Small-subunit ribosomal RNA, 5' domain from an uncultured bacterium, 510 nucleotides, folded computationally. The full RNA is in RNAcentral, with records from ENA and SILVA. The prediction has a mean pLDDT of 82.
Context: one part of a larger RNA
RNA sequence: GAAUCUCGCUGGCGGCGCUCCUUAUGCUGUGCCUGUCAAGCGAAGCUUUUCUCUACUUUACUACUUAAAAUGACUGAACGGCAAACGGGUGAGUAUCGCGUGAGCAAUCUACCUUAGUUACAGGGAUAGCCCGAGGAAACUCGGAUUAAUACCUGAUAUUCUUUAUAUUUCGCAUGAAAUUAAAAGGAAAGGUCAGCCGAACUAAGAUGAGCUCGCGUUCUAUCAGCUAGUUGGUGAGGUAAAAGCUCACCAAGGCUACGACGGAUAGCUGGUCUGAGAGGACGAUCAGCCACACUGGGACUGAGACACGGCCCAGACUCCUACGGGUGGCUGCAGCAGGGAAUAUUGCGCAAUGAGCGAAAGCUUGACGCAGCGACACCGCGUGUGGGAUGACGGAUCUAGGUUUGUAAACCACUUUCAGGAGGGAAGAAAAUGACGGUACCUCCACAAGAAGCCCCGGCCAACUACGUGCCAUCAGCCGCGGUAAUACGUAGGGGGCGAGCGUUGUCC
Repeated sequence: GAAUCUCGCUGGCGGCGCUCCUUAUGCUGUGCCUGUCAAGCGAAGCUUUUCUCUACUUUACUACUUAAAAUGACUGAACGGCAAACGGGUGAGUAUCGCGUGAGCAAUCUACCUUAGUUACAGGGAUAGCCCGAGGAAACUCGGAUUAAUACCUGAUAUUCUUUAUAUUUCGCAUGAAAUUAAAAGGAAAGGUCAGCCGAACUAAGAUGAGCUCGCGUUCUAUCAGCUAGUUGGUGAGGUAAAAGCUCACCAAGGCUACGACGGAUAGCUGGUCUGAGAGGACGAUCAGCCACACUGGGACUGAGACACGGCCCAGACUCCUACGGGUGGCUGCAGCAGGGAAUAUUGCGCAAUGAGCGAAAGCUUGACGCAGCGACACCGCGUGUGGGAUGACGGAUCUAGGUUUGUAAACCACUUUCAGGAGGGAAGAAAAUGACGGUACCUCCACAAGAAGCCCCGGCCAACUACGUGCCAUCAGCCGCGGUAAUACGUAGGGGGCGAGCGUUGUCC
């Protein structure tokens, strides 16, 4: 000097940033964090209109009932589409192509988006929901009947598609690549609409994102010296979007290692942060990029993308409910609770902005985010008054008793009002509308010096000295050391020095 450290004393305001470093301990006490689309779809309900029936003797009105048709930014479930793989959290694991950096893929995929081209022909059977019934304490499940689609299935058609494959040309980086070409086989679709549009399929290219491979770099330890059988390579087969022992069968006996293999310990990596003249050293909070994980272990499904934090299945530990038959859950999301600890905040407001998802749009959702609250935790700024004022007052302290000092300090006189307070006005952030923050920032006016100073130190290092008390006691102390009767070193007081809304202290790093 630094810091999300703690403790002690003290504490006026504002801005800006930051705030569980410990138990990746447990949280089903609780609320919220992922929905959206009716311009894919059929019902149901509601609303309004018409018809019918009944009530009143009749008509009208009113009320009720039946049936049919229509109406709608209406309501909430189901089927269907897209999203849910993003965003948010944490750092347990990982010394690894995990990360950083530089290359490669002639070994690859890519939803939504953009550009260009081609196309959408003919049919079919179900199912959820609704209705009826049954079982169960519940979670939920089962049966019957019935219905729709941009859900599902079959056929047709099709190239620059895929597979097989002939020939030629050009080129390269080893396997090879691209273009042209004779032939065969195979492969697609979906409609909706308010008539404006919104979509569907195939192909080629782009963009974006991802996957894989390699060179180099990446902590300590030899009181770890040998390690390895899918191990190293080959052939064949399987598998993947894709190369590969990735997997399997067979064959060979290889592969790594003192330039540290293997083992052990520790650890997410980086841009960076702190320090230092630098070289270095230490660290990896906030912000940004990458990775890994989601109660523990394993597994796949769906999908363009996951082996998926708020999805599924199995096992385990724990938890809760139970009618004992069986079920439920996963805060390393935001708050919050318990526990642990030296130690770390509100069960707040809003989608107004920025961004994200869905939607043609209106819009809806969003604990991302924007804000506010708590905390001197850090940094920065401001204030606690300014000028005059000597008979150098009183008081305090000290004294050689004369004085000296506190000290222009106070009183007193004149003045000012930053901040805080009161009153009035009042934004930008928002493109037409829409502002949580917020009557906030800011501006104007008003009153009163008024509401606002402490902490540590004074032997040397090290700026700052006297008196009294104590008497190797009580204590102090970072080191040297001080204290045993004149202590500038202990305690108190006066005075002084340093810093100042802080000042000291402890641990850690340079």